[in-house]
RNA sequence: AAAGCAGACCGGAUAAUCGCUGGUAUGAAGUAUGCCUACCAGAGGAAAGUCCGAGCUCCAGAGGGCAGGGUGCUGGGUAACACCCAGGCGGAGCGAUCCGACAGAGAGUGCCACAGAAAAUAUACAGCCAAUGGCCUCUGUGAGGCACAGGCAAUGGUGAAAUGGCGGGGUAAGAGCCCACCGCAAUUCUGGUGACAGGAUUGGCAGGGUAAACCUCACCUGGAGCAAGAUCGAAUAGGAAAGCAUUUGAGAGUGGCCCACUCGACGCUUUCGGGUUGAUCGCUAGAGGUGUUCGGUAACGGACAUCCCAGAUGAAUGAUUAUCCUUUCGGUAACGGAAGACAGAACUCGGCUUACAGGUUUGCUUUCGCA
RNA sequence: GGGGAUGUAGCGCAGCUGGGAGCGCACAUGACUGGCAGUCAUGAGGUCACGGGUUCGAGCCCCGUCAUCUCCACCA
Numbered sequence: 001a002a003a004g005c006a007g008a009c010c011g012g013a014u015a016a017u018c019g020c021u022g023g024u025a026u027g028a029a030g031u032a033u034g035c036c037u038a039c040c041a042g043a044g045g046a047a048a049g050u051c052c053g054a055g056c057u058c059c060a061g062a063g064g065g066c067a068g069g070g071u072g073c074u075g076g077g078u079a080a081c082a083c084c085c086a087g088g089c090g091g092a093g094c095g096a097u098c099c100g101a102c103a104g105a106g107a108g109u110g111c112c113a114c115a116g117a118a119a120a121u122a123u124a125c126a127g128c129c130a131a132u133g134g135c136c137u138c139u140g141u142g143a144g145g146c147a148c149a150g151g152c153a154a155u156g157g158u159g160a161a162a163u164g165g166c167g168g169g170g171u172a173a174g175a176g177c178c179c180a181c182c183g184c185a186a187u188u189c190u191g192g193u194g195a196c197a198g199g200a201u202u203g204g205c206a207g208g209g210u211a212a213a214c215c216u217c218a219c220c221u222g223g224a225g226c227a228a229g230a231u232c233g234a235a236u237a238g239g240a241a242a243g244c245a246u247u248u249g250a251g252a253g254u255g256g257c258c259c260a261c262u263c264g265a266c267g268c269u270u271u272c273g274g275g276u277u278g279a280u281c282g283c284u285a286g287a288g289g290u291g292u293u294c295g296g297u298a299a300c301g302g303a304c305a306u307c308c309c310a311g312a313u314g315a316a317u318g319a320u321u322a323u324c325c326u327u328u329c330g331g332u333a334a335c336g337g338a339a340g341a342c343a344g345a346a347c348u349c350g351g352c353u354u355a356c357a358g359g360u361u362u363g364c365u366u367u368c369g370c371a
Numbered sequence: 372g373g374g375g376a377u378g379u380a381g382c383g384c385a386g387c388u389g390g391g392a393g394c395g396c397a398c399a400u401g402a403c404u405g406g407c408a409g410u411c412a413u414g415a416g417g418u419c420a421c422g423g424g425u426u427c428g429a430g431c432c433c434c435g436u437c438a439u440c441u442c443c444a445c446c447a
Base pairs, nucleotide, nucleotide: 001367002366003365004364005363006362007361008360009359010358012324013323014322015321016320017319018318020042021041022040023039024038025037027035044342048353049352051351052350053349054348055347056225057224058223059222063259064258065257066256068221069220070219071218072217073087074086075085076084077083088102089100090099091098092097103216104215108214109213110210111209112208125156126155127152128151129150132149133148134146135145136144137143138142164182165181167179168178169177183205184203185202186201187200188199189198190197191196229281230280231279232278239272240271241270242269243268244267251263252262253261274446275445276444288307289306290305291304292303293302294301295300325340326339327338328337329336330335372443373442374441375440376439377438378437381396382395383394384393390427398414399413400412401411402410403409420436421435422434423433424432
C1' cells in the first nucleotide's frame, strides 16, 4: 500500500422567526377552570417485528396430579431468559476469524418414494472360483475341461445412504480369516470444577439414516394482559329469548382434564336488544444515566460522586429562512440546481431478530514493496 | 396498543404419516346448430406469499420477514 476480519461510535450542524405538547413561576379576571407573559424540556439505535425473559395489575399473595408447551455441550453472569461471557467438541477459511436446534438411534415404535439382488430382515443382478463332491476327455497313482451340487462378497452396477477404512499377508477365489496403522466399543490411569483431552490394556466389530417423526432422559413452566386494574361522573327499557340450576347444588374463581379449596341463589351461561363515547389515577425516579475507583480473563458486580433526561390520547415533537457539512448534476472556473439512509414513542425494563445512505475510530490477519 | 387466523392457477377451494401439484367455475381451440345458448372433446394456465434451515427429498416440519382478515372499551 492492497485485500480482509472483529469491535466501538456518529447517523446532518448552528442561529432566527412562527406554531404544537408538557412542566414551573408571575399577573389580572376570579376561586370550577380557562387566558396572557416569561423560562425550561420535548423520539430511536433500532421507538419496528411482538420473537423470548421479567417487573407491575387482576384472578385465591395460585395448592396437588395428568396432559400440553419450552429449553437441551460445560462452567459462570443475571431479577430472569431461548440472552451475554469464557471454555470444550465438530465444521469452513492460508489466516485474523466465523458458523453450529451441539443430549439420546447399543429402551421401544414408525418411515426410508424411484432405482436396485438387497433399505435393516439380510441377500446375490452382472460377476469371480474349480480346492472339495459330481460329470466328461486323455498320453491315466496324474493332467485338462464343464459350471451340476456348491463356495465368495474383493470388482462392477443402483441409490442420498449398501453392514468399519486403507495397505500387506493369506486363499481355488475371497473374507478381520490373520497382521500394522486409523476409526469404534469396554475397562482403566493421568490432567481438568466440568464439557473433554492424552495414554495403556482388551475385544476382531457391536452392526445404516431420520428424534426441526412419535418418543426417552434432565431442567423449567397457573392464566390473562395497561383496552390490565382503581376512583368519580353521565345516560338507558334493571328489557327479551334459549339452556341449566335452587343445598343430593348449576355455575364462577381468564383458553384442556381430574382432585382439593373458596364463593354461590328474585341465581348462572349464551345470544339479541338499550345507554355512554367523559374525567382522574395507573404514567414515567428506573434491575436509570454519566464519571472515578476496586474485584473478576470476561460477561458482570461492589463503593463513591454527580445528573433528572418526552409523556401525547382524533394522539405534540413541525414549518420557513440564512450559513455550513455530505452526496450528486451542469459548468474551464467562480458559481448555480437537486437531495439528506432506515424509520418514528404510547405501562416500563433486559435481550434477540429484522431495516439502514454515508462517515469516524481501535485492534488484528494475509500478500506485496522499502529500510 | 394487545390477542388470533390465513396466504396453493384469473376466482372459490382441496391436498397433514413428507415422495404424482389437483378439483369446480372462468379462459382458448374444435365438433354438434342457419346463428346464439347449451352439451361434448381437447388444451393452456403455478416463484405452493418471500428468504433461510432440517431431511436423500419440503405445499406439508422449524426459524425469520411481508401482506390480508378478524376480535378486544365502559354501564345497567
Molecule: RNase P RNA; transfer RNA
Organism: candidate division KSB3 bacterium